Annotation: The RNA shown here (transfer RNA) has 71 nucleotides and comes from an Alphaproteobacteria bacterium. Its mean pLDDT, the model's own confidence on a scale to 100, is 83.
Order: sequence, then structure tokens, then C1' cells
RNA sequence: GCCCUCGUAGCUCAGCGGAAGAGCGGUGGUCUCCGAAGCCACAGGCGCUGGUUCAACUCCAGUCGAGGGUA
Repeated sequence: GCCCUCGUAGCUCAGCGGAAGAGCGGUGGUCUCCGAAGCCACAGGCGCUGGUUCAACUCCAGUCGAGGGUA
């Protein structure tokens, strides 16, 4: 240099065109004499830019970052 994979919540990961989810974690409540556990609720996210589409996390291009392959 070229090729491939990945980038979604604080962490680990789903979601493959039609209103972004789970587990753990965080906060509040409930329970308790007090905690822990359990239960309920809440907050929080699509790397960036552009394109296609009525509609994009999803498809396309570029770019940034991480990993791998090749000489």
C1' cells in the first nucleotide's frame, strides 16, 4: 500500500429498511430494627460526514479508530 472484520448505554452484547433492547452496573422507591438479597420505577447510547429511500442503527460512498490477513 491492498484486502477483510468490528465500532450501538458506564461494561458485555442483541437488533439486518418501519417508534433502539437485554444482562450487569448507576439512581430512587418498596421491604428490614439496619444492611444484603428480592421486587418496582427512572436516567443513559447508534464513531463522524455525505448519498439512496416516503422512511436508515440497518443499504451505498468517504473518513476516523480498533483488530486481523498479505507483500